The part of an RNA shown here (large-subunit ribosomal RNA, domain II) has 686 nucleotides and comes from a wastewater metagenome. Its Rfam family is "Bacterial large subunit ribosomal RNA". Gene Ontology terms of the family: structural constituent of ribosome and ribosome. Its mean pLDDT, the model's own confidence on a scale to 100, is 84.

[in-house]
Context: one part of a larger RNA
């Protein structure tokens, strides 16, 4: 991992409540314990017990259909119209382990120091080789000590290195040969040394050269029984079948925040009243939001005029008087802002009122679950007008909705699935193949594979369509080509120079011309040169220039693979306009059936309206084991077994042949140890 067994709303109570069946009913009702009996699903005492009901207020004396408050005969509060009680059966609640399983821990009672830590007591062990301390002895030296040297000597948490202890490194093992080893290298190896054997200290204690280390493979408080089914606002799992309804992730409060209490939303019951709900029309309000707008207030606020006052300067013995590219109140003109400005002010929403249509809509009772929400769009706040970002309103989805589309996707677009159908019709979106339907019809554009369902911009862009407006042109235009483009003059200042051409002034003028600027550009040091503006010739039909707009074009760069989802597609199969057809969903129709509600009646038909669905609420049932009572099968083959097969919506049920080889049903009640796929559930097979 599979299989087969086993595994979780359970039982108790004079308890609490509500619904329901049943007795009695202003009452109901027996408890212990007794009598009788036919022995039961009995009756009868036990009623001068007890309890719940009939009477309520008030803290209480206490008063009572009233009472408390209060001065009050006022007002409010709580009562007063009478239904209650005992059983059975159900939903739900308390109080017990109260679905089921699960801590980490706490407290108490005892057991370990044969592991290991320190300590006692008593005994063991330590190859070999090196070093050469004190001391002493001889020498040599000193007035004598000292001193030196030479040998003895055998000192030492001393050196090397084996057993011993130990564990630095690095490999191996890592379901291991071991729940800590193997291999090599490494540390201490006479000592604070290793070790035997026999005792000693015990859990908030012990020991601890101190690591929170050891305490028996357990150690920030050993283990083992017992409290004990601790407790768990946490996780997990919580078993058969249809039918109807069918949510919430909100508000206040909460040692609360992933938990709960009210309420709100959901279901089931009965109920009732002036039909209250919801939808649309009309009509009537209240209201300051969108917008507008500001000489209509607060406030902020461009540019002008005027300029109170002020600043600076100036005359002047002061008074004053004058200037000003300065700052500026106030006012007029003038642009223009505001969530906490408003002379103004909708359009939705909201009350009201009438009227249509629909049928809900309130109260009251049982049971819930829910209180982590999400996405789009829209009017906001906040954050960068950042977030699949947060916080709040409105809608509408997902949640608890499948099918259809968007390549593929909870949420975008169609569009709500009762069941079957080798019928038909759409809807979103499609119709060259992949792929069901047009290579559809008319006119366009685009050349970039732009594009073909989606990320791109400021700014460029003599690519190309389309339109509007102007300008020139057969007296000859635009472009090319030949020719000219001169003088007064190197105009004049300036300057070293300045002659069209560094700059600076000009009434930039005149003059000769077809026509030529006191010069467009290049260029020189300054001139020269080269061109252009203009002019004529040639040449022979259109040439320009601004706006506006349609596709298009550069800007354009990412990591696993070029690519519209793919092949591929240029007068489309891209694009924009118009149209027709046709494809396409679980939509809507047809046929056939099942099921729920309503309503009517002929009581089993008709009509009509539904029949997605999580948490959840209500109904119906099927299966298993056992009682009872009736009533059957079975060696002429029970129960179980695995096949084919019919019936039932379905949980299951039946037929029939084989295997089995000895007990089993059916009906009707009735009682549970009454269903398995998950619990890293348990046990045992493979």
């Nucleotide at each position: 991992g599979c299989c087969u067994a086993c595994g979780a709303g359970u039982u108790a109570c004079u308890c609490u409540u509500c619904a329901u069946u049943g007795g009695c009913a202003a009452g109901g009702u027996u408890a212990a314990g007794g009598g009788c009996u036919u022995a039961a699903g009995g009756u009868c005492c036990g009623u001068u017990a007890a309890c719940c009901g009939c009477a309520g207020c008030g803290a209480a004396a206490g008063c009572g259909a009233g009472u408390c408050u209060g001065a009050a005969u006022a007002g409010g509060g709580c009562g007063u119209a009478u239904a209650g009680u005992c059983a059975g059966u159900g939903g739900a609640g308390g109080u017990a382990g109260a679905c089921g399983c699960g801590a980490a821990a706490c407290c108490u009672u005892g057991u370990g120091a044969u592991c290991u830590a320190c300590c006692c007591a008593u005994g063991g062990g330590c190859a070999g080789g090196u070093u050469g301390a004190a001391g002493c002895u001889c020498c040599g030296a000193u007035a004598a000590c000292a001193c030196g040297g030479a040998g003895u000597g055998g000192a030492g948490g001393a050196c090397c290195g084996a057993a011993c202890c130990g564990a630095u490194a690095a490999g191996c093992g890592u379901u291991g040969a071991a729940a800590a080893g193997c291999u090599u290298c490494c540390g201490g190896a006479u000592g604070a040394c290793c070790u035997g054997u026999g005792g000693g200290u015990a859990g908030g204690g012990g020991u601890g050269a101190a690591a929170g280390g050891c305490u028996a493979a357990u150690c920030a408080a050993a283990c083992u029984g017992g409290g004990a089914a601790a407790u768990a606002g946490c996780u997990c799992g919580u078993a058969c079948u249809c039918c109807c309804c069918g949510a919430a992730a909100u508000g206040c409060c909460u040692u609360u925040a992933g938990g709960g209490g009210c309420a709100g939303c959901g279901u089931a019951g009965a109920g009732g009243u002036u039909a209250a709900g919801u939808u649309u029309u009309a009509u009537a309000g209240a209201g300051g939001u969108a917008g507008a707008g500001c000489u209509a207030c607060u406030g902020a606020u461009u540019g002008g005029a005027u300029g109170c006052g002020g600043g600076g300067g100036a005359a002047g013995c002061g008074a004053u008087u004058c200037c000003u590219a300065c700052c500026a109140a106030g006012u007029c003109c003038u642009g223009a802002c505001a969530a906490a400005c408003u002379c103004c002010g909708a359009a939705u929403g909201c009350u009201a009122u009438a009227a249509a249509a629909u049928a809900u809509a309130c109260a009251c009772u049982g049971c819930a679950g829910u209180g982590a929400g999400c996405c789009a769009u829209u009017g906001g706040g906040u954050g960068c007008u950042a977030a699949g970002g947060u916080c709040c309103a409105a809608u509408g989805a997902c949640g608890a909705a499948a099918g259809a589309g968007a390549g593929a996707g909870a949420a975008c677009u169609c569009a709500g699935a009762c069941c079957a159908a080798c019928a038909g019709c759409u809807a979103a979106g499609g119709u060259c193949c992949c792929c069901a339907a047009a290579u559809c019809u008319a006119u366009u554009c685009u050349a970039a594979g732009u594009u073909g369902a989606u990320a791109u911009a400021a700014c460029g862009u003599g690519g190309u369509g389309c339109g509007a407006c102007u300008g020139c042109a057969u007296u000859g235009a635009c472009a090319g080509c030949c020719a000219g483009g001169a003088u007064g003059u190197u105009u004049g200042c300036u300057u070293g120079g300045a002659a069209g051409c560094a700059g600076c002034c000009a009434u930039u003028c005149a003059u000769u011309u077809a026509a030529a600027g006191a010069g467009u550009g290049c260029g020189u040091a300054a001139c020269a040169g080269c061109u252009c503006a203009c002019u004529g010739g040639u040449c022979g039909a259109g040439c320009g220039g601004u706006c506006g707009u349609g596709c298009g074009u550069g800007g354009a760069u990412g990591a696993u693979a070029c690519u519209c989802g793919g092949g591929c597609a240029u007068c489309a199969a891209g694009u924009a306009u118009a149209g027709u057809a046709c494809c396409g969903a679980a939509g809507c129709u047809u046929u056939g059936g099942a099921c729920u509600c309503a309503u009517a009646u002929u009581u089993a038909u008709a009509u009509g309206a539904g029949u997605g669905g999580u948490a959840g609420g209500g109904g119906a049932g099927c299966a298993u084991u056992c009682u009872a009572a009736c009533u059957g099968c079975g060696u002429a083959g029970a129960a179980g077994a695995a096949g084919u097969u019919g019936c039932g919506u379905g949980a299951g049920c039946g037929c029939u042949a084989u295997u089995g080889g000895a007990g089993c049903g059916g009906u009707u009640a009735g009682a549970a140890a009454a269903g398995c796929a998950a619990a890293u559930g348990u046990a045992g097979g493979c």